[in-house]
Molecule: transfer RNA
Organism: Vicugna pacos
Order: sequence, then C1' cells, then structure tokens
RNA sequence: GAGGGCAUAGCUCAAGUGGCAGAGCGCGUGCUUGGCAUGCAUGAGGUCCUGGGUUCAAUCCCCAGUGCCCCCU
Repeated sequence: GAGGGCAUAGCUCAAGUGGCAGAGCGCGUGCUUGGCAUGCAUGAGGUCCUGGGUUCAAUCCCCAGUGCCCCCU
C1' cells in the first nucleotide's frame, strides 16, 4: 500500500437482508431463611461504533470515518 471480517444491554453473544431488538450471566425488588447461599417470581437497563445520504420510515441499504481482527505484498 491492497483485500476481507467484526462493532447490538454492565459482560459474553444472538436475531433481524426497511416498520419503535432478545438470551445467558450480572444488577434491583419480593417470597423463601434466624442470617447468607441456592431456588422461585418480577423489574430495570440499548442514540443497535460515529457522521452524512436515500426513504413516509434506517440497527438493516449507500458513502466516508474510527477501533479491533485476519490475509496479501
């Protein structure tokens, strides 16, 4: 210098190829206990990496950028 992949909840990761996104763990609350743990129930938590474009509507499509990984030279 060229090519490809990834970026989604506090963490690890799904899903979705246009119509306001989920699991496990973790966290809060309640029950259970003398108390803790476990268990059960329930709840909160997301500008879907950033900026622009297209569209009635973008996490999804297009462009640019940033970070990480792989590969070629």